[in-house]
Context: one part of a larger RNA
RNA sequence: AACGAACGCUGGCGGCGCGUCUUAAGCAUGCAAGUCGAGCGGCAGUGCGCAGCAAUGCGCAUGAGAGCGGCGGACUGGUGAGUAACGCGUGGGUGACCUGCCCUGAGGACGGGGAUAGCCGCUAGAAAUAGCGGGUAAUACCGGAUACGAUUGCGGCGUUGCGGCGCCGUAAGGAAAGGGGCUUAGGCCCCGCCUCGGGAUGGGCCCGCGUCCCAUUAGCUUGUUGGCAGGGUAAAGGCCUACCAAGGCGAAGAUGGGUAGCCGGCCUGAGAGGGUGAACGGCCACACUGGGACUGAGAUACGGCCCAGACUCCUACGGGAGGCAGCAGCUAAGAAUAUUCCGCAAUGGGCGAAAGCCUGACGGAGCGACGCCGCGUGGAUGAAGAAGGCCGAAAGGUUGUAAAAUUCUUUUGCGGGGGAAGAAUAAGGCAGGGAGGGAAUGCCCGGCUGAUGACGGUAACCCGCGAAUAAGCCCCGGCUAAUUACGUGCCAGCAGCCGCGGUAACACGUAAGGGGCGAGCGUUGUUC
Numbered sequence: 001a002a003c004g005a006a007c008g009c010u011g012g013c014g015g016c017g018c019g020u021c022u023u024a025a026g027c028a029u030g031c032a033a034g035u036c037g038a039g040c041g042g043c044a045g046u047g048c049g050c051a052g053c054a055a056u057g058c059g060c061a062u063g064a065g066a067g068c069g070g071c072g073g074a075c076u077g078g079u080g081a082g083u084a085a086c087g088c089g090u091g092g093g094u095g096a097c098c099u100g101c102c103c104u105g106a107g108g109a110c111g112g113g114g115a116u117a118g119c120c121g122c123u124a125g126a127a128a129u130a131g132c133g134g135g136u137a138a139u140a141c142c143g144g145a146u147a148c149g150a151u152u153g154c155g156g157c158g159u160u161g162c163g164g165c166g167c168c169g170u171a172a173g174g175a176a177a178g179g180g181g182c183u184u185a186g187g188c189c190c191c192g193c194c195u196c197g198g199g200a201u202g203g204g205c206c207c208g209c210g211u212c213c214c215a216u217u218a219g220c221u222u223g224u225u226g227g228c229a230g231g232g233u234a235a236a237g238g239c240c241u242a243c244c245a246a247g248g249c250g251a252a253g254a255u256g257g258g259u260a261g262c263c264g265g266c267c268u269g270a271g272a273g274g275g276u277g278a279a280c281g282g283c284c285a286c287a288c289u290g291g292g293a294c295u296g297a298g299a300u301a302c303g304g305c306c307c308a309g310a311c312u313c314c315u316a317c318g319g320g321a322g323g324c325a326g327c328a329g330c331u332a333a334g335a336a337u338a339u340u341c342c343g344c345a346a347u348g349g350g351c352g353a354a355a356g357c358c359u360g361a362c363g364g365a366g367c368g369a370c371g372c373c374g375c376g377u378g379g380a381u382g383a384a385g386a387a388g389g390c391c392g393a394a395a396g397g398u399u400g401u402a403a404a405a406u407u408c409u410u411u412u413g414c415g416g417g418g419g420a421a422g423a424a425u426a427a428g429g430c431a432g433g434g435a436g437g438g439a440a441u442g443c444c445c446g447g448c449u450g451a452u453g454a455c456g457g458u459a460a461c462c463c464g465c466g467a468a469u470a471a472g473c474c475c476c477g478g479c480u481a482a483u484u485a486c487g488u489g490c491c492a493g494c495a496g497c498c499g500c501g502g503u504a505a506c507a508c509g510u511a512a513g514g515g516g517c518g519a520g521c522g523u524u525g526u527u528c
Stems, first nucleotide, its partner, number of pairs: 001527003005524005012375006018368002020333001025331003029328003034071003039068002045062007078286003087211008097203002102199007110144001112142002119134006151172009178191005212258003219249003224246004229241003261283004265276004288309005311322004339365001341364003347361001348359004378408004388399004413465005422455001428449003432445003472517005477498003483512005493500002
């Protein structure tokens, strides 16, 4: 000098930050990932009408929840356990690769089929849930046709940097889905669908170099090291398998053990360096513990699935349910770390044509002097140097312009008043321009108009009141700035080091005075 601090004493306000460093211990409760009816079928209910004495039945409209289907749940958010590793950092390679949504270019979408949830009926079970029969739809599923190009095999050509790029021939196997709007009923437009090329973005893999301590760890290794053939993958590879060879690493520290997420940064320092990796940003790893795959463009998936284990809960004892290292909150641990708050108004994300819905991301508010910064606790005048305190040789000195008193101001506070910016625009409306078209909807462009504020009646401003609401902590032997008195008597105690205290203690305790810092001041811990 610094701190994610803690402890003691003290504590007025505001702004901006930060806040379980310990037990990757266990968790009650609520919320944290949904959305689309413009993909699909259907229904409970409700409203209206009709018939009927009524129960009820029929028709029309609307239509929640659930279901099938699509996209999203691989993002965002949390944590640092593991990891000494191509994990990270930095610079490269990929002629060894992938990439949903998005942008761009080319071509296409013909014609069929069979199911299955929901639903109805029934069955088993305490439940979780499961089963049987019937029947139904799709942008769900499956054949057929077509194939510019693409893939694979074969043949050939050019180019050069092994599987790159370009071209020709041939053969084989492969696509598709509709929905909405307008219409002059012919079609047109919008959103989607299929194949292929390019881009963008995001990733996979590989390599050079760098990356803590212990040699009181000296040898380590059999898929081990290499080859050949094959499998596997989006893809190179001993990644995996069979066979063959006997290699490979190591004092330039292998192997083993310990410790640790890495970095941008942060702290310190004149620098070199040392320490560190909270918050914010990038990467990695993990999601009760261990293992596994499925789906998918993407996961071996925190709020998905399966198995095993520990733990907790329910149970009709047969069997089931769960995973806060998301936001709050609880228990435990600890010196120690916050609200079971408000809102989607803004920014961002998911879905949707849109309206919109969801969003504990986020925006805010609350608590904590935990940190940094700013402000205040009053200003001026005021000597009879008042009283009181302390010292004193009793003259006086000091506290001290300090107080009182007079006067001024009102930051702050309290009360009142009106009161922003953060909101951009969306749908819609109005008129205009443009491309195309036979027309209409529609498409593109900019303009005007046009709802919406959690914070919050907040900030800032104005008015009123009244010095009113607001000062402490540590130290005074030397280092080190600031001294006297009394008490105590190696006691009680102090102490960072040197050291003080055994009867005059500037070092203990108290008082007065003084010094330092100040809403803080000291102590402890840690780093330089």
This is a predicted structure of a 528-nucleotide part of an RNA (small-subunit ribosomal RNA, 5' domain) from an uncultured bacterium. The prediction has a mean pLDDT of 83. It matches the Rfam family "Bacterial small subunit ribosomal RNA".